[in-house]
RNA sequence: GCGGGAGUAGUUUAGUUGGUUAGAACACGACUUUGCCAAAGUCGAGGUCGCGGGUUCGAUCCCCGUCUCCCGCU
Numbered sequence: 001g002c003g004g005g006a007g008u009a010g011u012u013u014a015g016u017u018g019g020u021u022a023g024a025a026c027a028c029g030a031c032u033u034u035g036c037c038a039a040a041g042u043c044g045a046g047g048u049c050g051c052g053g054g055u056u057c058g059a060u061c062c063c064c065g066u067c068u069c070c071c072g073c074u
Stems, first nucleotide, its partner, number of pairs: 001073007010026004019057001028044005050066005
């Protein structure tokens, strides 16, 4: 330099070649239970879907550029 893959909550991730409010587990906070802790249960908070732009009535999803990481080729 070329090609391919990944990037979504604090962490691990699901999702989809466009439309119903972006979900789960763990972690975190509150409460219940208990003499206390742990465990269990209920509820809650937390996301500009890596970043920028484009297409569209509408983008996590499609297109372009760019950043980081991984793999391969030279």
The RNA shown here (transfer RNA) has 74 nucleotides and comes from a Minisyncoccota bacterium. The sequence is in RNAcentral, with records from ENA. It matches the Rfam family "tRNA". Lineage of the source: Bacteria > Bacillati > Minisyncoccota.